[in-house]
RNA sequence: UGGGGCGUCGCCAAGCGGUAAGGCACGUGGCUCUGGACCACGCAUUCCAAGGUUCGAAUCCUUGCGCCCCAGCCA
Numbered sequence: 001u002g003g004g005g006c007g008u009c010g011c012c013a014a015g016c017g018g019u020a021a022g023g024c025a026c027g028u029g030g031c032u033c034u035g036g037a038c039c040a041c042g043c044a045u046u047c048c049a050a051g052g053u054u055c056g057a058a059u060c061c062u063u064g065c066g067c068c069c070c071a072g073c074c075a
Stems, first nucleotide, its partner, number of pairs: 001071007010024003018055001026042005048064005
């Protein structure tokens, strides 16, 4: 430098044009002598950033950024 893949909550992860599941962790409460375990509730008005398309975008398009893989070039 070229090609490909990926980027969603603190971590993992579902979603595949119709308005963000779930698990762990965390918080509050219950239970308990205490802790753990268990139970209930809460926890992303927003998906790497900025634009675009659309009635509607995490999802499609463009550019950029980051990570991974392959190839090439230089040393």